[in-house]
RNA sequence: CUUAUCAAGAAAGGCUGAGGGAUACGCCCGAUGAAGCCUUGGCAACCAACUAAAAGGGAUAACAUCCUUGGAAAACCGGUGCCAACUCGUUUUGCUGUAAAGCAGAAAAGAUAAG
Numbered sequence: 001c002u003u004a005u006c007a008a009g010a011a012a013g014g015c016u017g018a019g020g021g022a023u024a025c026g027c028c029c030g031a032u033g034a035a036g037c038c039u040u041g042g043c044a045a046c047c048a049a050c051u052a053a054a055a056g057g058g059a060u061a062a063c064a065u066c067c068u069u070g071g072a073a074a075a076c077c078g079g080u081g082c083c084a085a086c087u088c089g090u091u092u093u094g095c096u097g098u099a100a101a102g103c104a105g106a107a108a109a110g111a112u113a114a115g
Base pairs, nucleotide, nucleotide: 001115002114003113004112005111006110011040012039013038014037015036019029020028021027024090025089026088041083042082043081046079047078051071054069055068056067057066087109091106092105093104094103095102096101
């Protein structure tokens, strides 16, 4: 830089001791213990692996075996990720609403994965 996803899901213990939620503001979390490190556990299904239907290719007398796409189910092991709050909210457009606010679409920034 490109593509995909971001409403769901999943925490205990030990060390330590004041910060953390990317940035600014707000609003939250935090001595009933933040962040960090370690151990154990879990969630998820991006890659890998496995693989039903279906589609295409090839093959055949016709099938099957084979390859590609695909993706239901499962996911113990491998590469990552994650385990407060929608990605905590913020911008813009439209709609509803007296208002507060809510809903839907889009964008920016960000996170993760693959390349």
The RNA shown here (SAM riboswitch aptamer (S box leader)) has 115 nucleotides and comes from a soil metagenome.
The RNAcentral record of the sequence draws on MGnify.
It matches the Rfam family "SAM riboswitch aptamer (S box leader)". Its family is annotated with regulation of gene expression in the Gene Ontology.